[in-house]
RNA sequence: GGGCCCAUGGCGCAAUGGCAGCGCGCUUCGAUGGCAUCGAAGAGGUUGCGAGUUCGAGUCUCGCUGGGUCCA
Numbered sequence: 001g002g003g004c005c006c007a008u009g010g011c012g013c014a015a016u017g018g019c020a021g022c023g024c025g026c027u028u029c030g031a032u033g034g035c036a037u038c039g040a041a042g043a044g045g046u047u048g049c050g051a052g053u054u055c056g057a058g059u060c061u062c063g064c065u066g067g068g069u070c071c072a
Stems, first nucleotide, its partner, number of pairs: 001071007010024004018055001026042006048064005
């Protein structure tokens, strides 16, 4: 320098172009004398950045940035 893949809550990951969700973690409440554990509820996301297409974009297109991998 070139090809391919990835970027979504604190972490790991989902999401046919049509309400952004799951597990773990966190907070509160309940069960227990307490812990562990279990149950219930809740908070937490400008979906890496910028632009385009579309009635509508996490998803499609282009550029940029970062990471991984392969080739040179």
Predicted 3D model of a 72-nucleotide RNA (transfer RNA) from a Candidatus Nealsonbacteria bacterium. The prediction has a mean pLDDT of 82. Rfam family: tRNA. Rfam classes the family as a transfer RNA.